[in-house]
Molecule: glmS glucosamine-6-phosphate activated ribozyme aptamer
Organism: Anoxybacillus mongoliensis
RNA sequence: ACAGUUAUUAAAGCGCCUGGACUAAGCUUUGGACGGGAAAAAAGCUUAGUUGACGAGGAGGAGGUUUAUCGAGUGUUCGGCGGAUGCCUCCCGGCUGAGGCGAUGACAGCCGCAAGUUCUUUCUUAAAACAAAGAGGCGACUCUUUGCACAAAGGAAAGAACGUUCAUCGCA
Repeated sequence: ACAGUUAUUAAAGCGCCUGGACUAAGCUUUGGACGGGAAAAAAGCUUAGUUGACGAGGAGGAGGUUUAUCGAGUGUUCGGCGGAUGCCUCCCGGCUGAGGCGAUGACAGCCGCAAGUUCUUUCUUAAAACAAAGAGGCGACUCUUUGCACAAAGGAAAGAACGUUCAUCGCA
């Protein structure tokens, strides 16, 4: 130094790479006014590398499932594998269903520190990219620092419209 085993730590545009693309080295082929050779160039093969998701947002539990939300981008951020806070079903615990209060149940719609549906307005530090300065590498490329603007979804606040069920019991 490499390999194996064990332990610990590290994550969700997260991790990995055998396709593809690109780079280097080696080899082969082509090259033409004629003949031989060289160089540039082109194609192919082998080996080794490089690339392969920029942030916002998202977790009650169990099982299931796979192309699991949103936009940005000089768009290979292609393709593949795995995972994943998504989604479905059930369960647990809750919220709302006003117009006296409370409890229980049914039903309807929602929530997992929030909670009826729709609409409008405002707020909610985007990051890469880009530019500059460096470091590493033959190269493809990689890393660090500084500066700089622009989203959508979701969430919060305010307002408007619609909705605001039924039964039993108790209190006043």